[in-house]
RNAcentral holds the sequence, with entries from ENA.
This is a predicted structure of a 72-nucleotide RNA (transfer RNA) from Firmicutes bacterium HGW-Firmicutes-7.
The source organism's lineage runs through Bacteria, Bacillati and Bacillota.
Rfam family: tRNA. Gene Ontology term of the family: triplet codon-amino acid adaptor activity.
RNA sequence: GCUGGUAUAACUCAGUGGUAGAGUACUACAUUGGUAAUGUAGAAGUCAUGGGUUCAAAUCCCAUUAUCAGCU
Numbered sequence: 001g002c003u004g005g006u007a008u009a010a011c012u013c014a015g016u017g018g019u020a021g022a023g024u025a026c027u028a029c030a031u032u033g034g035u036a037a038u039g040u041a042g043a044a045g046u047c048a049u050g051g052g053u054u055c056a057a058a059u060c061c062c063a064u065u066a067u068c069a070g071c072u
Base pairs, nucleotide, nucleotide: 001071002070003069004068005067006066007065010024011023012022013021018055026042027041028040029039030038048064049063050062051061052060
């Protein structure tokens, strides 16, 4: 230099054009003599950034950034 993959909650990951989800963690409550465990409820997302297509984009297209891998 070229090619490809990945980027979504604190962490690990789903989500192939129509309301953004799960597990773990976190907070509150219940349970206990007190913890842990368990149960119930809750909070937490500019969906990497910037544009484009569309009535509508996490999703499709382009560029950029970060990271991983391959080729030279």
Its mean pLDDT, the model's own confidence on a scale to 100, is 83.